The RNA shown here (Metazoan signal recognition particle RNA) has 294 nucleotides and comes from Carlito syrichta. Of the family's consensus pairs, 90% are formed in the model. The organism belongs to Carlito, within Eukaryota. The sequence is in RNAcentral, with records from Ensembl and Rfam. Its Rfam family is "Metazoan signal recognition particle RNA". Its Rfam clan is "SRP clan". Rfam classes the family as a non-coding RNA gene. The coordinates come from a structure-prediction model, not an experiment, and the mean pLDDT is 75.

RNA sequence: ACCAGGUGCAGCGGCAUGUGCCUGCAGUCCCAGCUACUCAUGAGAUUAAGGCUGAAGGAUGGCUUAAGUCCAAGAGCUCUAGGCUAUAGUGCACUAUGCCAACUGAGUGUCCACACUAAACUUGGCAUCAAUAUGGUGACCCCCAGGAGGAGGGGACUACCAGGUUGCCUACAGAGGAGUGAACCAGCCCAGAUCAGAAACAAAGCAGGUCAAAACACCUGUACUGCUCAGUAAUGGGAUCGUGCCUGUGAAUAGCCACUGCACUCCAGGCUGGGCAACAGAGCAAAACCUUAU
Numbered sequence: 001a002c003c004a005g006g007u008g009c010a011g012c013g014g015c016a017u018g019u020g021c022c023u024g025c026a027g028u029c030c031c032a033g034c035u036a037c038u039c040a041u042g043a044g045a046u047u048a049a050g051g052c053u054g055a056a057g058g059a060u061g062g063c064u065u066a067a068g069u070c071c072a073a074g075a076g077c078u079c080u081a082g083g084c085u086a087u088a089g090u091g092c093a094c095u096a097u098g099c100c101a102a103c104u105g106a107g108u109g110u111c112c113a114c115a116c117u118a119a120a121c122u123u124g125g126c127a128u129c130a131a132u133a134u135g136g137u138g139a140c141c142c143c144c145a146g147g148a149g150g151a152g153g154g155g156a157c158u159a160c161c162a163g164g165u166u167g168c169c170u171a172c173a174g175a176g177g178a179g180u181g182a183a184c185c186a187g188c189c190c191a192g193a194u195c196a197g198a199a200a201c202a203a204a205g206c207a208g209g210u211c212a213a214a215a216c217a218c219c220u221g222u223a224c225u226g227c228u229c230a231g232u233a234a235u236g237g238g239a240u241c242g243u244g245c246c247u248g249u250g251a252a253u254a255g256c257c258a259c260u261g262c263a264c265u266c267c268a269g270g271c272u273g274g275g276c277a278a279c280a281g282a283g284c285a286a287a288a289c290c291u292u293a294u
Base pairs, nucleotide, nucleotide: 001046003044004023005022006021007020008019009018010017013037014034015033028043029042053293054292055291057289060286062284063283064282068276069275070274071273072272079269080268082266083265085263087261088260089259090258091257094255095254096253097252104248105247107245108244109243110242111238112237114236115235117233118232123226124225125224127222128221129167130166131165132164134162135161136160137159138158141155142154143153144152174220176219177218179216180215187210188209189208194203
């Protein structure tokens, strides 16, 4: 003389000291004090060298600016970039289906308490001609003859029946069937009673019976017209674009991809404020250690 140094933090007026980190040597332990002062104690080891100062390199930690990046708030949709949505176009690139028929049409069924036509079903309404010849039935009137009732004959005018011929007749119109026929009031047979008569036989005719032939009304047929059956069949109309049938056309249809244009909206770039940020090895200062000069 040396046995450590640097640095951040703590500590102090300051030194000492504590602690984290970094670095070094072959090579350290203790005490807690000193007091205005970069000035401290004891023990031990080592050494001929040791220290100060300058410079180069330099582990390491730090500072600055900041490329970049992030956040918040506000602004904005002109530009640039990106996203969502929508749309148009281009490429017809790729895949699937497709002449064993894609795509796109026409008609029609299926649906309609739609319309119309036809044939049926149920049940109503209304209407249902006339002429003529022949034969018949019933009234009524006229004429001839008779002492009555009445008998015979001839006519006129009618209503009805039968079956025949028909139509300058019909929307239709059978010569259809069965019935009532009455307190009296169609016809016939008509007891009794009445009545004419000398009588015989008549006459009118109630009750009763009867019915081709007064009238009425029923059934059937026919014509027209309703109703009934969410009905059946044919056709049409409407509705529907699914599916069935039928008949055309004849190569595309669907998906996906790329690019471009346009529109809408959002976000970033921009402004303000803030954070991180140098292995972005940029700058700055410190610096153990090492080298060197003195």